Small-subunit ribosomal RNA from an uncultured organism, 1498 nucleotides, folded computationally.
RNA sequence: UUGAUCCUGGCUCAGAAUGAACGCUGGCGGCGUGCCUAACACAUGCAAGUCGAGCGAGAAAGUCCCUUCGGGGAGCGAGUACAGCGGCGGACGGGUGAGUAACGCGUGGACGAUCUACCCAAGGAUUCGGGAUAACCUUGCGAAAGCGGGGCUAAUACCGAAUGGUCUGGGCAUUUUAAAAUGUGCCUGGUAAAGGUGGCCUCUGAUGUAAGCUAUCGUCUUUGGAUGGGUCCGCGUCCCAUUAGCUUGUUGGUAGGGUCAUGGCCUACCAAGGCGACGAUGGGUAGCUGGUCUGAGAGGAUGAUCAGCCACACUGGGACUGGAACACGGCCCAGACUCCUACGGGAGGCAGCAGUGGGGAAUAUUGGGCAAUGGGCGCAAGCCUGACCCAGCAACGCCGCGUGAGGGAAGAAGGUCUUCGGAUCGUAAACCUCAGUCAGGAGGGAAGAAAUGGGUUGUCCUGAACAGGGAUGGCCUUUGACGGUACCUCCAGAGGAAGCACCGGCCAACUCCGUGCCAGCAGCCGCGGUAAUACGGAGGGUGCAAGCGUUAUUCGGAAUCACUGGGCGUAAAGCGCACGUAGGCGGCUUUGCAAGUCAGGUGUGAAAGCCCUCGGCUCAACCGAGGAAUUGCACUUGAAACUGUAGAGCUCGAGUUCGGGAGAGGGUGGCGGAAUUCCAGGUGUAGGAGUGAAAUCCGUAGAUAUCUGGAGGAACACCAGAGGCGAAGGCGGCCACCUGGACCGAAACUGACGCUGAGGUGCGAAAGCGUGGGGAGCAAACAGGAUUAGAUACCCUGGUAGUCCACGCCGUAAACGAUGGAUGCUAGAUGCUGGGUGUGUAAGACAUUCGGUGUCGGAGUUAACGCGUUAAGCAUCCCGCCUGGGGAGUACGGUCGCAAGGCUGAAACUCAAAGAAAUUGACGGGGGCCCGCACAAGCGGUGGAGUAUGUGGUUUAAUUCGAUGCAACGCGAAGAACCUUACCUGGGCUUGACAUCCCGGGAAUCCCCUGGAAACAGGGGAGUGCCCUUCGGGGACCCCGGUGACAGGUGCUGCAUGGCUGUCGUCAGCUCGUGCCGUGAGGUGUUGGGUUAAGUCCCGCAACGAGCGCAACCCUUGUCCUUAGUUGCCAUCAGGUAAAGCUGGGCCCUCUAGGGAGACUGCCGAGGUGAACUCGGAGGAAGGUGGGGACGACGUCAAGUCAUCAUGGCCCUUACGCCCAGGGCUACACCCGUACUACAAUGGUGGGUACAAAGGGAAGCCAAGCCGCGAGGUGGAGCCAAUCCCGAAAAGCCUACCCCAGUUCAGAUCGCAGUCUGCAACUCGACUGCGUGAAGGCGGAAUCGCUAGUAAUCGCGGAUCAGCAUGCCGCGGUGAUACGUUCCCGGGCCUUGUACACAUCGCCCGUCACACCACGAAAGCUGGCUCUACCCGAAGUCAGUGAGCCAACCCAUUGGGGGGCAGCUGCCGACGGUAGGGCUGGUAAUUGGGGUGAAGUC
Repeated sequence: UUGAUCCUGGCUCAGAAUGAACGCUGGCGGCGUGCCUAACACAUGCAAGUCGAGCGAGAAAGUCCCUUCGGGGAGCGAGUACAGCGGCGGACGGGUGAGUAACGCGUGGACGAUCUACCCAAGGAUUCGGGAUAACCUUGCGAAAGCGGGGCUAAUACCGAAUGGUCUGGGCAUUUUAAAAUGUGCCUGGUAAAGGUGGCCUCUGAUGUAAGCUAUCGUCUUUGGAUGGGUCCGCGUCCCAUUAGCUUGUUGGUAGGGUCAUGGCCUACCAAGGCGACGAUGGGUAGCUGGUCUGAGAGGAUGAUCAGCCACACUGGGACUGGAACACGGCCCAGACUCCUACGGGAGGCAGCAGUGGGGAAUAUUGGGCAAUGGGCGCAAGCCUGACCCAGCAACGCCGCGUGAGGGAAGAAGGUCUUCGGAUCGUAAACCUCAGUCAGGAGGGAAGAAAUGGGUUGUCCUGAACAGGGAUGGCCUUUGACGGUACCUCCAGAGGAAGCACCGGCCAACUCCGUGCCAGCAGCCGCGGUAAUACGGAGGGUGCAAGCGUUAUUCGGAAUCACUGGGCGUAAAGCGCACGUAGGCGGCUUUGCAAGUCAGGUGUGAAAGCCCUCGGCUCAACCGAGGAAUUGCACUUGAAACUGUAGAGCUCGAGUUCGGGAGAGGGUGGCGGAAUUCCAGGUGUAGGAGUGAAAUCCGUAGAUAUCUGGAGGAACACCAGAGGCGAAGGCGGCCACCUGGACCGAAACUGACGCUGAGGUGCGAAAGCGUGGGGAGCAAACAGGAUUAGAUACCCUGGUAGUCCACGCCGUAAACGAUGGAUGCUAGAUGCUGGGUGUGUAAGACAUUCGGUGUCGGAGUUAACGCGUUAAGCAUCCCGCCUGGGGAGUACGGUCGCAAGGCUGAAACUCAAAGAAAUUGACGGGGGCCCGCACAAGCGGUGGAGUAUGUGGUUUAAUUCGAUGCAACGCGAAGAACCUUACCUGGGCUUGACAUCCCGGGAAUCCCCUGGAAACAGGGGAGUGCCCUUCGGGGACCCCGGUGACAGGUGCUGCAUGGCUGUCGUCAGCUCGUGCCGUGAGGUGUUGGGUUAAGUCCCGCAACGAGCGCAACCCUUGUCCUUAGUUGCCAUCAGGUAAAGCUGGGCCCUCUAGGGAGACUGCCGAGGUGAACUCGGAGGAAGGUGGGGACGACGUCAAGUCAUCAUGGCCCUUACGCCCAGGGCUACACCCGUACUACAAUGGUGGGUACAAAGGGAAGCCAAGCCGCGAGGUGGAGCCAAUCCCGAAAAGCCUACCCCAGUUCAGAUCGCAGUCUGCAACUCGACUGCGUGAAGGCGGAAUCGCUAGUAAUCGCGGAUCAGCAUGCCGCGGUGAUACGUUCCCGGGCCUUGUACACAUCGCCCGUCACACCACGAAAGCUGGCUCUACCCGAAGUCAGUGAGCCAACCCAUUGGGGGGCAGCUGCCGACGGUAGGGCUGGUAAUUGGGGUGAAGUC
């Protein structure tokens, strides 16, 4: 996600955080932070020097003097500067994160395998000699960088000798150790040094400022320490198995080399090992950590700033020096790049601090200072220090402060909204009174400074010393970049200081306008199609605030990878089944050990950070101190329950032996009968076969049928069962043989031998494949026949693979109980099956026990359904598997296969869901029960004709508008010639035809004339009323003129609405309260058994009651009674007529209209549950609701109506309003609906004659009489109506004619003549008469109505209305058929399925066409990484050589040799090259499927 529910499950949000960026905005301060990208390239300056107390040399400017004016000299400058030799330091400090998956880092250890300059402590020493060389001078080459020759010189530079030890090599003895440590002794070999400065004369010396002594700094040696390294080891440290095998110095040994030091680190030889599923090798990614962010925690993510370690310094290689480097600001070589050049050659390395270009969404000043802290050198002063301390820039972050406070209602103006009353911004402002923070101005003004040095003055030590020096005190003095900063005081005055986002739900905050699926919004759901709280603006509100939002990223929520803390019957998820390797787990008793485990102790776990306490900046951020913590690792002491391990034992787990019976368990061989088919023969004749019906097909060449014989293959009826067996797949005639497993019973034996099982191995339905057989039946493919819109199907006739056998593959399935295996525990009931035991009537049967297999069910469990000793319950062990849907079980890769294909198995992209169970509905060409003119039965129609009428369409200036399946279409319209009228054309009016208010005039009203089609315009005349009055006038009503508010609109929205109406449907339903059930939606009640027209009633029931519906109450009709009796009626009485209730009279009857009675299953019988009720009967006018009407539950259709009316919003305002004339709504090729009249003889026509009901009538109905063929005219009686009139009822009945024909049917159409209504019948009325006389002969498919006084048929009336009726609404007259509920349609109840809920007019699948997107394949093209073989071979170490060169030292002695150097050679070797591979990218004509897309197609 659903109509709703519960669950599963993904997506999304609210939180915190950031080295951030972007948008809008921006007052102050403190503390921090600031190239995450190009380890891209760099101009310029600075970032490592210092020591004259190691050494030699040594200026200049300036000043003074001399001068031949060229110059010279002297003191100071100054033993200064610069440069050199030498020492120490340039291996620290600072930067960066490229590389590195590694002993790199972290943690803990080891070195008995090691080094350590400077520093500290202690011991000892510091003797004697030698030869050079920079600088300097001179000379040469070069553009430069620089280089060479000659000559001189010093040292704490270099070299030799001596001495020496607790140093060191070798050997021996001994001690000690786990081990070559260490200690002791002996023998033998080796190895040191350098001086500087101050002071003094005590010692020696005495020429001496010397030696010497002394102090101090250095130097050498030894031991120890401290510090810092080096090496080794245990453990920890990302992703990919679609990377599964890797390795030749590889693994080990021996010997040697090398190193401070172990070691294949290197070399030679020997051996053939080493690593790997506990993940080797390969690929990808990455500096690691303390910590940081998040989180309840466990965890996850991360590794800026600070701190520790590592690595790197343009790229690659290399060594030198040194205590330490393979060296950021050193060297050599190679390469790329940049610069200089005189073209011959040279120079350079910001990943130091600033800064530049470039890249990028993005990251600062070419600042000050060594005052502090720290570092290098120096005795020191001091010098150096882009480390550092400060300042600058940036809201980048955290923290703090401010932008004012109190009062102030006429609730101002203004804005916004408004129901027009008001509400709100809002005490907000104005105004009054205040305090003054920050910023501004003025003044004052710290701390950071302690040292060091100098001066002075004490004490102590050294010393011969009152020199000198050292140590330690007092006093004075000396040093501040920041910065006149922090801080304090004063001045002035609300003055200079608020924005940003949001306001549909999540999520706090609502209105108006604009827009109209547009423009746009959007984190998800989703908003926008004319009233948008969702877009844009505004007012208001909410949240945060010098910030606020957005974007990106991380953790959280997410128990959504589940250790804490999840699952797998149906949601994703149990391998098809078994055997079994590694591994994991494992019964009872006991003993030892102590690996795990537990407890104590020790070491470590850096600092900073987090946390707690205290303290310092006014607070806080920030900082300081102390504590806690650091869950870890190591060592050590102990415990022994549990795990482990070793030993001993046990029997209940497991297994073995014996005896039984059960079984479609498996394999092989043989046998059997039934049936099908075929073959041969006999009998026999026209069909057979097949189907829903047919046809193809077989058959007169003899089928089918039937009989006999034969052939061949496959399968085994009955038994047979929810039965049995098997691990699963699966197994079915009978017999024999071979063989597996389970079960029961009884004893004995073994002694944990067990469970599970990654890989692995085997088995594994059907189909399929290979080879060879076989082939009766059946039967994919195929063919034909049907069906159908089509029918590549279902049906039929044939038919090949195949099905069968042998051997070999395949290895899948809804291989399912959709449920892995094992063990234990936890209520029962009832079947079936295989054994045992007991009882027994010994035959059924009963009780009990072990095994198997079903059903129901308790606790429990589950989202529910359900499961429930055969668990899906409660537990343990092991394996497999899942992590949203689609893409996809696809692609690529690998592997298996003969192939088909199997196994393994992604991603891009896309969606806001996909899904499970259950609920209520709806639906079903599902089921059950039941209704209805629903069908059937029947009568009459429609559909065909003509006409009428309505709609559509078309036409038109307009043909006004609405109604559109049922439920629009003789509907709104119960009546369009004008009017109506809303439409069109034309002519006019603009406060308007109508309402209210105001002003002026006039009462109103009536008549006439002119123009005009009229509206209207112009003119003339008559004429005054009512109320009040102060007599001037005022008022009401009405009319005219005027002003503006306003009127007006049949203009739009029925999808903004009220009201009214239609429809399902007069169907029997729809609900509620309480209770009960369910996690819940919801259910129950309302279901069930009967019954009814009915949820009508009865019975039953976790329900008990109730409401709206049903029924009844109302009207009408049917019978009777009563009351009343005219206008009605007339039985009796009287009168009277041609006749007649005509008259008197009467109220009996009919009738009228008031009241009442009557019918209730009341009575009887039967059935039924002693019920409801049903059936039958009696009585009765009427009988089971007597007939009809009114009456329409909850709701459905955004059903209909803004044009009845009302009404929100929008729109028009000299027009979309109003008036008028004429036209139109009446058009006409057509389609459709509804009707009328017919087609005729049950009829038509002529004549005669009978019987209604219900209505209407005063601007009316209209009688008699007269006229007219008639419509009608005339006439005027009567009637405000039970009185008079409309008025005649018609069908019917009687009689006559017609004689089946387009007619004596039918009447359309047309002509002529008329009548009536009306101002007016042309467009466009009805009727009459005469004439005319069309289509039509009962209507295709289809379809409608009706169940009783009904259908059908016949006429009558009414509303509307001047007139106009085939329509509508009523009335009566005559007066039919129904076996039944299978089917069609609609409906009710129960039930079932559902992927539907806009509810089958639902949902939804695939191809095709088009567009876009990502991906795969692909001839190739082109990068990166890497491997193998070979070539070339720089620098350089090492080795060899060394005829050239050489001062020291040795042998020697004008030479030479030892020794050394250059050069050369060799091994190795970077870059480069050649050839061939592997892996991984980019791209590509074409091609493949996939995804998405609005209404396309089939």